Bacterial large signal recognition particle RNA from an Acidimicrobiia bacterium, 268 nucleotides, folded computationally.
It matches the Rfam family "Bacterial large signal recognition particle RNA". Gene Ontology terms of the family: signal recognition particle, plasma membrane targeting and SRP-dependent cotranslational protein targeting to membrane, signal sequence recognition.
It is recorded under the gene name ffs.
RNAcentral holds the sequence, with entries from ENA.
Lineage of the source: Bacteria > Bacillati > Actinomycetota > Acidimicrobiia.

[in-house]
């Protein structure tokens, strides 16, 4: 040093999640890597914990074990930021809300004449009238009394010797109360009554005509002042979920760059 056979070992790894933990079933990553079973109210373990059970291939080195460094997919915490949700806190300097001033914009109005004086008319009160509307009353016109209304009263009654007289039913006409129509007219009462009329009042606020006047007025919006209110939003502080070519830290596959470790029986 070569040959033959074996046997440790290996045929994927990682972050999250689970678990007291370790692993595997499960999501993801990385990328190319035996083959079956079972395994989330799970499986299999106990800190030499890094899967269980059955097969298979390789197999002592480029291929199996330990180690340093760099790279860094992807995943975790925390912090920042930023949305949103949700509690609280504060009452002040904003915003919104409420009033109110000013006359800087702006807008409207004005020399087809503002402001402002000066007169006068309404608008308001009271009164008396006129209407007008609602009630009621008289008026008219129908209707209305078995007997206790009227007038006429056949017929019958009754008094009378007669003449003649008397009450008086039915019918007939009238009428009271009283119901009913008709409301034209009359009267009297009443008002949330009237583009009405007289008449006195009140009153400068509004509206309106008229005269003079000769450039200013109004405040609609914004700006600016002053005053309230409120707690919606700003604005502070918690908290929760999202989310981020941000920042810090933790694992850390795949890659690369180095170092070291590892048998056994035969025959030459």
């Nucleotide at each position: 040093c070569c040959g033959u056979g074996c046997u440790a070992g290996g045929u994927g790894g990682g972050g999250c999640g689970c678990u007291a933990g370790g692993g595997g079933u499960g999501c993801c990553c990385u990328g190319a890597a035996c083959c079956c079973g079972a395994a989330a109210u799970c499986c299999u373990c106990u800190a030499c914990a890094u899967g269980c059970g059955g097969g298979a291939c390789u197999g002592a080195a480029u291929u199996c074990c330990c180690u340093g460094c760099c790279c860094g997919a992807g995943c975790g915490u925390g912090g920042c930021a930023g949305u949103g949700g949700u509690c609280g806190g504060g009452a002040u300097a904003g915003c919104c809300c409420c009033g109110g001033g000013c006359a800087c914009g702006u807008g409207g109005c004005g020399u087809u004449g503002a402001a402002g004086a000066c007169c006068g008319g309404g608008u308001c009160c009271u009164g008396c009238g006129c209407g007008g509307c609602g009630g009621g009353g008289c008026c008219u016109c129908g209707u209305g009394a078995a007997u206790c209304g009227g007038g006429u009263c056949a017929g019958g009654u009754c008094c009378g010797g007669a003449a003649g007289g008397a009450a008086g039913c039915a019918g007939c006409c009238c009428u009271a109360a009283g119901c009913g129509a008709u409301c034209a007219g009359c009267c009297c009462c009443g008002g949330g009554u009237g583009c009405c009329g007289c008449a006195g009042g009140a009153g400068c606020g509004c509206c309106u005509g008229g005269u003079u006047g000769g450039a200013g007025c109004c405040g609609g919006c914004g700006a600016c002042c002053c005053g309230g209110a409120c707690a919606g939003c700003a604005c502070c502080g918690g908290u929760c979920a999202c989310c981020g070519u941000c920042c810090a830290u933790g694992c850390g596959a795949c890659g690369g760059c180095g170092g070291g470790g590892u048998g056994c029986a035969c025959g030459g």